[in-house]
Molecule: FMN riboswitch aptamer (RFN element)
Organism: Paenibacillus algicola
RNA sequence: AUGGAUCUUCGGGGUAGGGUGAAAUUCCUGACCGGCGGUGAUGGCAUGAAUCUCUUAAGGCAUUCAUGUAUAAGCCCGCGACUCGCUGUAUGGUUUAUACAGCGACUGACCUGGUGGAACUCCAGGGCCGACGGUAAAGUCCGGAUGGGAGAAGAUCAAU
Numbered sequence: 001a002u003g004g005a006u007c008u009u010c011g012g013g014g015u016a017g018g019g020u021g022a023a024a025u026u027c028c029u030g031a032c033c034g035g036c037g038g039u040g041a042u043g044g045c046a047u048g049a050a051u052c053u054c055u056u057a058a059g060g061c062a063u064u065c066a067u068g069u070a071u072a073a074g075c076c077c078g079c080g081a082c083u084c085g086c087u088g089u090a091u092g093g094u095u096u097a098u099a100c101a102g103c104g105a106c107u108g109a110c111c112u113g114g115u116g117g118a119a120c121u122c123c124a125g126g127g128c129c130g131a132c133g134g135u136a137a138a139g140u141c142c143g144g145a146u147g148g149g150a151g152a153a154g155a156u157c158a159a160u
Stems, first nucleotide, its partner, number of pairs: 001160002004157007017029003031140002033130002035079004044069008053060002074128002083105009110126005132143003
């Protein structure tokens, strides 16, 4: 360093103000938010090369290129949560219910212009999206959830 096993910790944000109404953070107006992994061209840092220029020289400034590195997408690719179904196990029971595990289904939304060899990722502008139950109709309130979780970091063990 690589993959493996075990364990520990971490692992989601957000309706200001105004309007209507008996009642709305739910409607209207306006405000605000963006899980995880991947990809990824500006810019940052490091190293190397070339060119120009200054210097006696060592060396230095600038530009360009290459490589490495950390970071960079809600709407590009994949994953997770929610919901539903099936199977198995356990418990209670003989109607089927609950819990857990596995498998499957379902699973939102982007364009225009600019730069450039190359951008749905950069810059500018304008858009769009967001499970279920409750309740005056909810991405933001309350609830399942002190749950689950993609994964992240670390420790230990053995192996290569």